[in-house]
The prediction has a mean pLDDT of 83. The RNA shown here (transfer RNA) has 71 nucleotides and comes from Cassiopea andromeda. Taxonomically the source falls in Cassiopea (Eukaryota, Cnidaria, Scyphozoa, Cassiopeidae). Its Rfam family is "tRNA". Gene Ontology term of the family: triplet codon-amino acid adaptor activity. It is annotated as a transfer RNA. The sequence is in RNAcentral, with records from ENA.
């Protein structure tokens, strides 16, 4: 250089056009003498800019970065 895949909350993963979902983690309240553990309840999310659609995380271009293969 080409090809081809991915970009979603602190972290990891789901959602093939119609309220962005689950787990760990953080916080806050129950329990307890006290910590954990359990048990409720809350915050923090679609890489970036356009484009079709009545609506876009999903489809379409383009950039920007990450892998992995190829010379």
């Nucleotide at each position: 250089u080409g090809u081809a895949a991915g970009a979603u909350a602190a972290a990891c993963u789901a959602u093939a056009g119609g309220u962005a979902a689950g787990u760990u983690a953080u916080c806050a309240g129950a329990c307890u003498c006290a910590u954990a553990a359990u048990c409720u309840g809350a915050a923090u999310a679609g890489a970036u800019a356009g484009g079709u659609u009545c609506g876009a995380a999903u489809c379409c271009u383009a950039u920007u970065c990450u892998u992995a293969c190829a010379a």